[in-house]
Context: one part of a larger RNA
RNA sequence: GGAUGAACGCUAGCGGCAGGCCUAACACAUGCAAGUCGAGGGGUAUAAAUAGCUUGCUAUUUAGAGACCGGCGCACGGGUGCGUAACGCGUAUGCAAUCUACCUUAUGCAGAGGGAUAGCCCGAAGAAAUUUGGAUUAAUACCUCAUAGUAUAUAGAAUAGGCCUCUAUUUUAUAUUAAAGAUUUAUCGGCAUAAGAUGAGCAUGCGUCCCAUUAGCUAGUUGGUAUGGUAACGGCAUACCAAGGCAACGAUGGGUAGGGGUCCUGAGAGGGAGAUCCCCCACACUGGUACUGAGACACGGACCAGACUCCUACGGGAGGCAGCAGUGAGGAAUAUUGGACAAUGGUCGCAAGACUGAUCCAGCCAUGCCGCGUGCAGGAAGACUGCCCUAUGGGUUGUAAACUGCUUUUGUAUGAGAAGAAUAAGAGGUACGUGUACCUUGAUGACGGUAUCAUACGAAUAAGCAUCGGCUAACUCCGUGCCAGCAGCCGCGGUAAUACGGAGGAUGCAAGCGUUAUCC
Repeated sequence: GGAUGAACGCUAGCGGCAGGCCUAACACAUGCAAGUCGAGGGGUAUAAAUAGCUUGCUAUUUAGAGACCGGCGCACGGGUGCGUAACGCGUAUGCAAUCUACCUUAUGCAGAGGGAUAGCCCGAAGAAAUUUGGAUUAAUACCUCAUAGUAUAUAGAAUAGGCCUCUAUUUUAUAUUAAAGAUUUAUCGGCAUAAGAUGAGCAUGCGUCCCAUUAGCUAGUUGGUAUGGUAACGGCAUACCAAGGCAACGAUGGGUAGGGGUCCUGAGAGGGAGAUCCCCCACACUGGUACUGAGACACGGACCAGACUCCUACGGGAGGCAGCAGUGAGGAAUAUUGGACAAUGGUCGCAAGACUGAUCCAGCCAUGCCGCGUGCAGGAAGACUGCCCUAUGGGUUGUAAACUGCUUUUGUAUGAGAAGAAUAAGAGGUACGUGUACCUUGAUGACGGUAUCAUACGAAUAAGCAUCGGCUAACUCCGUGCCAGCAGCCGCGGUAAUACGGAGGAUGCAAGCGUUAUCC
């Protein structure tokens, strides 16, 4: 000198864009953050209409919330950095050792039956959470049978190829495994197989902090055989056999730490950092376990154990903000218990739409960067005051002020007022030819009466902070008297202090200025 997620002191007019718990992965009141589908199913409370009539009940029809079964989603999105020195990450390869819901393409198919169960109804237990008995009912829920090959398994043959195990194609035999309907008749779905796309899993080379005042470490340890397990290879697991494997090119142990793209600095080489944004990883009160599922060993799922908090009728129960706000605590220190789904995206749905603290916006904070303003021109009696001096006089403050003219960014008032919106449903049309593409028309704006524009008024509403001995730009007076104090280093102060305190003046930067901390 540059830089910062900064803090502190003094000061403060505005706007744009960004950023905002670095500390206790400490504890959390309250609200919200994951639902959706009636075009899968049974069906109710309730409302309306009609009829009967015993006038407040019954029957029928229509609409139909909540709850329940079922499907898809909840494995995304959002948060945090505890752990991890590791194939975790980065980079480059491989899988002849693998899986992949939704989506796209292609081919083929959807036949016949069955038994339950929630809900509803009738009970029972309990303070509650909730649990339980009986009767009865449905499905795109569940089960059985049929059919099927380009599927799977076993055994065999041929051809081609390779990378050891082998792989691909063709073929023979045997065995096994499917399906679901709905509807407003426009459609939307279901099953099997193959291919793609996307996502994931695994393996390997190289790179990846400090300590040798850590030198030996290892028993599923290293390898083999067999079996099991997995989507898949593998000591992944088990049994048996062998005695190996790693290490001064640093094993093992200890400490520290999420990694990268990037960011800061520097001419570069390097050095330092890993906030915001993006990718990957890990975690979700602490530890463990699996279930469901295409995908989890699952932040707002389950079970067990533990600590803590809460409710209780003492028998027993409930909970998990490292989601968004917010509270307490800790701290030098870090924001609103806001608005909207209008846009972008996500889930569900044929759609309309619903949900979305993702997101888009607004609020707070000079935390940073950038921009603008606090006027401009003229004006010497070089006015008054202040300060200084060699003091009848000079110097300086200083064109500064007064005064004259001008402007109106900003401000105040009034008025006009966006872009961000592309389209959806629907309607009409064109093309090809029976459902797609395109064209025309056609709802919808949180921000926000915001940005912006116009008019009026009037210099009006707007400057501080630090420094002035040298380094280092900027000097005098007064006070103090090794005191009070200053100080980054050298050093100032003991009676003439340009170094302390005040004043006048000056210098630097400027809505900021200085100090502290850290890095180069």
Molecule: small-subunit ribosomal RNA, 5' domain
Organism: Sinomicrobium oceani